[in-house]
Two RNAs folded together computationally: RNase P RNA and transfer RNA, 427 nucleotides in total. The prediction has a mean pLDDT of 79. It holds a member of the Rfam family "Bacterial RNase P class A". The family's RNA type in Rfam is ribozyme. About the family: Ribonuclease P (RNase P) is a ubiquitous endoribonuclease, found in archaea, bacteria and eukarya as well as chloroplasts and mitochondria. Rfam links the family to the GO terms ribonuclease P activity, dimeric ribonuclease P complex and tRNA processing.
């Protein structure tokens, strides 16, 4: 310079007017202050919080899945192993198929069995010959995603792990390493996919959900029909255990305020410790809280891209574009959307010194 | 805020459980019949299974992410 990998961020600025939500002063008019996001989104996982036994036992169910770490927890993160993919920075996949059962269309002898042979091969009989009839093998052919270790050699009638080097998988041993897993010797070739089929094994998992729950206030008929201390209802789908007076429908009235609420597993900066992820200690700071639901609009000038013009750069002029979305008990992850753009670190080629 | 369903030819539907050539009616078309039409008879086209991505030999079916609709609860 071209091409690529990973990762971090930004995502409009100012300025005038008219507006909106919380705060705070003031008697009032009005004045300060403050007000969206990286995902506020999906609700996919995790937990705080409320409240039902401060959470109980089986059973069914769900979830998770190499290995050690990290954290309030995770399906997240950070480090390593192995597989696979790339020239390479990198990316990507993750228990168990010799616990059991089921599958694997069509095509093929044969589809997972101590099983079989279409053509071709080899032996023997027969026959004049083409051919037949019987055994031998499974190495070619062929079929099919997938053919029962690969590939050389010896070896045979012709063949086969039948023997044999390498390779590849199993199995003992040893050593390394917190583990996953390596690496070496022997031993020896038995047994393909699929758990995103059911299941196995190993470990977690109570229900509900801020319309949780609390306080006030106001409203009536103190209505009605059924059920219920012989146990209603609720906590799990079931059966235990546990609570203990209400529970459904129907039909009226009231459909208001307050709290919960935003200071928290908070940020930002410094030190230290740890390959990292995170951890600990120290300063500082306070940064939206509505309840039909604010955060908005119109004008200027600037900015970034595109695109026309002037022949190409410079430069000037017009004209268009300027994303995704948008709090609603709060957190900490993942996913998914996102015009345009910056910045760091690495890797391939080639050029030039 | 919790839950549940559904997309498949122009339109209404099976097919998903157990992966194995996408099917059915109605409509479209062409031929036959009729003088012509209808209606009948034969006989034909029409689908990327809502979208991406993955598991697998093979996906409409499996599993993960996304769109749209439609109910139902407090």
């Nucleotide at each position: 310079a071209a091409g690529g990998a990973a990762g971090a961020c930004c995502g409009g600025g100012c300025a005038g007017c008219c507006g909106c939500g919380g705060g705070c002063a003031g008697a009032a008019a009005u004045g300060c202050c403050u007000g969206a996001g990286g995902a506020a989104a999906g609700u996919c996982c995790g937990a705080g919080c409320u409240c039902c036994a401060c959470a109980g036992a089986g059973c069914a169910g769900g979830g998770u899945a190499c290995u050690g770490g990290g954290u309030a927890a995770c399906a997240c993160c950070c480090a390593g192993c192995g597989g696979g993919g790339g020239u390479a920075a990198c990316c990507u996949c993750g228990g168990g198929a010799u616990a059991g059962u089921g599958c694997c269309a069509c095509a093929g002898a044969a589809a997972a069995g101590c099983a079989a042979a279409c053509c071709a091969c080899c032996u023997c009989a027969c026959c004049a010959g083409a051919g037949u009839g019987a055994g031998g093998a499974a190495a070619g052919g062929g079929u099919g995603a997938a053919a029962a270790g690969g590939c050389g050699a010896g070896g045979u009638a012709a063949g086969a792990g039948c023997u044999c080097a390498c390779c590849g998988g199993g199995c003992a041993u040893c050593g390394g390493g917190u583990a996953a897993c390596c690496g070496a010797u022997g031993u020896g070739c038995c047994u393909g996919g699929a758990a995103a089929a059911c299941c196995c094994u190993a470990c977690c998992c109570g229900g509900a959900g801020c319309a949780a729950g609390g306080c006030c206030a106001a409203a009536u008929a103190g209505g009605a029909a059924g059920g219920g201390u012989a146990g209603a209802g609720g906590c799990u789908g079931c059966u235990c255990g546990c609570u203990g007076a209400c529970c459904u429908u129907c039909g009226g009235g009231u459909u208001g305020g307050c709290u919960g609420c935003u200071u928290g597993a908070a940020a930002a900066c410094c030190u230290g410790g740890g390959u990292a992820a995170c951890c600990a200690g120290g300063u500082u700071u306070c940064c939206a809280g509505a309840g039909a639901g604010a955060u908005g609009g119109c004008u200027g000038c600037c900015g970034u891209u595109c695109u026309c013009u002037c022949c190409c750069a410079c430069g000037a002029g017009a004209g268009a574009a300027u994303a995704c979305a948008g709090a609603a008990c709060u957190c900490g992850g993942c996913u998914u959307a996102c015009a345009g753009g910056u910045c760091u670190u690495c890797c391939u080629u080639c050029c030039a010194a | 805020c919790g839950g549940g369903g559904u997309g498949u030819a122009g339109c209404g539907c099976a097919g998903u459980u157990u992966g194995g050539c996408a099917g059915c009616g109605c409509a479209c078309c062409u031929g036959c019949u009729u003088u012509g039409g209808g209606a009948g008879c034969a006989g034909g086209g029409g689908g990327u299974c809502g979208g991406a991505g993955g598991u697998u030999c093979a996906a409409a079916u499996c599993c993960u992410c996304u769109c749209g609709c439609c109910c139902c609860g407090a």